[in-house]
RNA sequence: CAAGCUGGCCGGGUGAUCGCGGCUUUGGUUCGCCAAAGCUGAGGAAAGUCCGCACUCCACAGAGCAAGGUGCCGGCUAACAGCCGGGCGGGGCGACUCGACGGCAAGUGCAACAGAGAGGCGUAUUGCCGGAGGAGGCGACUCCUUUGGCGAGGGUGAAACGGUGGUGUAAGAGACCACCGGCGGCGGCAGUAAUGUCGCCGGCCAGGCAAACCCCACCAGGAGCAAGGCCAAGCAGGGCGGAAUGUGGCCAUUGGGCCGCUACGGGGCUGCUCGUUCCGUUUGACGUCCGGGUAGGCUGCAUGAGGUCGUCGGCGACGGCGACCCCAGAUAGAUGAUCGCCGGGCGUUGCGCGGUUCGCUGCGCGGCGCUCACAGAAUGCGGCUUAUAUGCCGGCUUGCCAA
RNA sequence: GUCCUCGUAGCUCAAAGGAUAGAGCAAUCGCCUCCUAAGCGAUAGAUCACGGUUCGAGUCCGUGCGGGGACA
Numbered sequence: 001c002a003a004g005c006u007g008g009c010c011g012g013g014u015g016a017u018c019g020c021g022g023c024u025u026u027g028g029u030u031c032g033c034c035a036a037a038g039c040u041g042a043g044g045a046a047a048g049u050c051c052g053c054a055c056u057c058c059a060c061a062g063a064g065c066a067a068g069g070u071g072c073c074g075g076c077u078a079a080c081a082g083c084c085g086g087g088c089g090g091g092g093c094g095a096c097u098c099g100a101c102g103g104c105a106a107g108u109g110c111a112a113c114a115g116a117g118a119g120g121c122g123u124a125u126u127g128c129c130g131g132a133g134g135a136g137g138c139g140a141c142u143c144c145u146u147u148g149g150c151g152a153g154g155g156u157g158a159a160a161c162g163g164u165g166g167u168g169u170a171a172g173a174g175a176c177c178a179c180c181g182g183c184g185g186c187g188g189c190a191g192u193a194a195u196g197u198c199g200c201c202g203g204c205c206a207g208g209c210a211a212a213c214c215c216c217a218c219c220a221g222g223a224g225c226a227a228g229g230c231c232a233a234g235c236a237g238g239g240c241g242g243a244a245u246g247u248g249g250c251c252a253u254u255g256g257g258c259c260g261c262u263a264c265g266g267g268g269c270u271g272c273u274c275g276u277u278c279c280g281u282u283u284g285a286c287g288u289c290c291g292g293g294u295a296g297g298c299u300g301c302a303u304g305a306g307g308u309c310g311u312c313g314g315c316g317a318c319g320g321c322g323a324c325c326c327c328a329g330a331u332a333g334a335u336g337a338u339c340g341c342c343g344g345g346c347g348u349u350g351c352g353c354g355g356u357u358c359g360c361u362g363c364g365c366g367g368c369g370c371u372c373a374c375a376g377a378a379u380g381c382g383g384c385u386u387a388u389a390u391g392c393c394g395g396c397u398u399g400c401c402a403a
Numbered sequence: 404g405u406c407c408u409c410g411u412a413g414c415u416c417a418a419a420g421g422a423u424a425g426a427g428c429a430a431u432c433g434c435c436u437c438c439u440a441a442g443c444g445a446u447a448g449a450u451c452a453c454g455g456u457u458c459g460a461g462u463c464c465g466u467g468c469g470g471g472g473a474c475a
Base pairs, nucleotide, nucleotide: 001399002398003397004396005395006394007393008392009391012342013341014340015339016338017337018336020041021040022039023038024037025036026035027034028033043374047385048384050383051382052381053380054379055224056223057222058221062274063273064272065271068219069218070217071216072086073085074084075083076082087101088099089098090097091096102215103214107213108212109209110208119161126153127150128149129148130147131146132145133144134143135142136141162180163179164178165177166176167175181205183202184201185200186199187198188197189196190195228299229298230297231296237290238289239288240287241286246261247260248259249258250257251256263281264280265279266278267277268276269275306325307324308323309322310321311320312319313318343372344371345370346369347368348367349366350365351364352363353362354361355360404474405473406472407471408470409469410468413428414427415426416425421458430446431445432444433443434442451467452466453465454464455463
């Protein structure tokens, strides 16, 4: 210098004028609010709502089944499908990067087309070989038919059940043997572990798919701030369907009311059962349809798994300690607009300096024009994913050149 | 704001993981007819996008995009 890999940061600045939300103070007020001053007012993703929590209600969050999720190991964390470190496998010369990465030697299932055969001990098209018969030929032998053996070679396919050498055979084949690869078991060593490595034994090889059912291990109750709590305001009921009991006590004594036990029916606990709770058992719960009212306020709601800086521990994610800080709370939703100056980028143009293979081109300064994204709080927090103009800083790799 | 659900020709729908993705209506061209309609024949046209799993994806998984719905 070129080509790459990787980590992080910024997300225009400033002034004037006009304007908006919140809080505090002061003043005014017709008590509705208004005015002034001061302070303060979006993000790295506030987004998607894909995970995980806090918080709230449902019963104190219960039991079982179903359904769901996660899936190498260790750690971090409130928790996670996140992060960090490691292992194994794939890619890359490398820096580095990617991986839903338990089990298909438990069971079941699937594999179009092609192919002889596609799941088991299965297949015979082309083939190789033996027996028998026939034809041709002097003969060696060749051809045809039939019967049997074979799984090596060719061929099909995404995939056809180890490789090399030998023994063996009519021809062959893990049929047998040696070595290698791979697999299972046992043991030693290293490591917390995943795993690695070494040795012995085994049978000769056990195919793919679990983002197919499934098995194993672990996780998890459901709903969600329109959760939930308080206050205020307002209203009108009606149609249809409609299950299920006995008893004891107390009060009143006119038909009734309350409580307990028990039986039954219905609703809630957002799949089912148990369990539990509420309501009802004829003045009728509940279901369903029609109709009526409200469209308000306060709270939850911002001191929190909070932020910044320093320091210590740790390879790191992260954690401990100390100091300082308080940092949006709107409710149809505030955080904006215009102009000036400065800054960044692009285009065009002028000047200066330089390179040149005369086509052009690099740097600096200036003028003019355009432009500065993605987006935007709505209970809060931790992640992931996606979008993002122009830029900036660091670390590393490979190649070339020069010293 | 929270939650649920769905994306296949222009429209309405099909399609056990095995394709050249099918129907009906619509469209275009032709035949028929004096002309039109009906009828007959032919043609074109699609899996929301991008990744992954698999030999193979409309189908299974993930992310994004776009519709629809429910809740005071």

Notes
Two RNAs folded together computationally: RNase P RNA and transfer RNA, 475 nucleotides in total. It holds a member of the Rfam family "Bacterial RNase P class A". Rfam classes the family as a ribozyme.